The RNA shown here (transfer RNA) has 72 nucleotides and comes from a Minisyncoccota bacterium. The same sequence occurs in records of 2 taxa. Model confidence (mean pLDDT): 80 of 100. The organism belongs to Minisyncoccota, within Bacteria. Rfam family: tRNA. The sequence is in RNAcentral, with records from ENA and MGnify.

RNA sequence: CUCCCUGUAGUUCAACGGAUAGAACGAAAGGUUUCUAACCUUUAAAUGGGGGUUCGAUUCCCUCCGGGGAGA
Numbered sequence: 001c002u003c004c005c006u007g008u009a010g011u012u013c014a015a016c017g018g019a020u021a022g023a024a025c026g027a028a029a030g031g032u033u034u035c036u037a038a039c040c041u042u043u044a045a046a047u048g049g050g051g052g053u054u055c056g057a058u059u060c061c062c063u064c065c066g067g068g069g070a071g072a
Base pairs, nucleotide, nucleotide: 001071002070003069004068005067006066007065010025011024012023013022018055027043028042029041030040031039048064049063050062051061052060
């Protein structure tokens, strides 16, 4: 320099172009317990940035940024 893959809660992963973006683990609060652990209930928490297509974009297209790989 060229090409390919990839980016979603704190973490690991879901989500035919259409429902309020879900689950597990983790966190916080409450319950239970003599206390802790375990268990139960509740709560908070995310689509990398900017454009475009579309009635509608996490999903498709372009560009930038980050990560990984291959070639030279």